[in-house]
RNA sequence: ACGGCAUAACCGGCGAAAGCCGGCGACGCAAAGCUUUGGAGGCUAAAGCGCUACGGCGCCACGCCAGUCCGGCCGCCGAA
Numbered sequence: 001a002c003g004g005c006a007u008a009a010c011c012g013g014c015g016a017a018a019g020c021c022g023g024c025g026a027c028g029c030a031a032a033g034c035u036u037u038g039g040a041g042g043c044u045a046a047a048g049c050g051c052u053a054c055g056g057c058g059c060c061a062c063g064c065c066a067g068u069c070c071g072g073c074c075g076c077c078g079a080a
Base pairs, nucleotide, nucleotide: 004029005028010023011022012021013020014019027067033073034072035071038070039069040068041065042064043063048059049058050057051056
């Protein structure tokens, strides 16, 4: 440089939720490409367990986050 991805919000859908998918939209990103079957951290708590003043409360991942971090794999241009 050519380009790429797409925050939040909003609309529709899925989900108990975290969150995800599609549309719109760009806060940003040189990996904001892929990988949770490598490691750490964080989020939710349906089911389950334990309490309860019966209002709920606590614990908990088999759920989720790669745009939380480290790692692994692939990768554009320039210098080289």

Notes: c-di-GMP-I riboswitch aptamer from a soil metagenome, 80 nucleotides, folded computationally. It matches the Rfam family "c-di-GMP-I riboswitch aptamer". Its family is annotated with cyclic-di-GMP binding in the Gene Ontology. Its mean pLDDT, the model's own confidence on a scale to 100, is 91.